Record summary
c-di-GMP-I riboswitch aptamer from Candidatus Desulfobacula maris, 75 nucleotides, folded computationally.
RNA sequence: CCACGACAAAGUCAAACUUAUUGAAAAGCAGGGACGUAAAGCCACUGGUCUUCUGAAAAUAGGCGGGUUACCAUU
Numbered sequence: 001c002c003a004c005g006a007c008a009a010a011g012u013c014a015a016a017c018u019u020a021u022u023g024a025a026a027a028g029c030a031g032g033g034a035c036g037u038a039a040a041g042c043c044a045c046u047g048g049u050c051u052u053c054u055g056a057a058a059a060u061a062g063g064c065g066g067g068u069u070a071c072c073a074u075u
Stems, first nucleotide, its partner, number of pairs: 003074001005072001013036001017032003021028002035062001041068003045065001048060002051057002
């Protein structure tokens, strides 16, 4: 540096539900919570799915693919 996640170690994140708030909605942010997680970090590039104020826009990366960054162990 590349590949890789069986065994560990140190950790991270946080589903459903709920409280508050923003939004037309899907849904987002914050608190509680913990189903899970080797990228469950980030990116809307591709198509998929979802929402509808109907001009089109918006959401979803913990839905698939792709890109990119990364701890430790192993070869």
It was read from a public genome assembly, where an Rfam model found it. The coordinates come from a structure-prediction model, not an experiment, and the mean pLDDT is 83. Its Rfam family is "c-di-GMP-I riboswitch aptamer". Rfam's curators write: GEMM was predicted in a large-scale screen for bacterial structured RNA regulatory elements.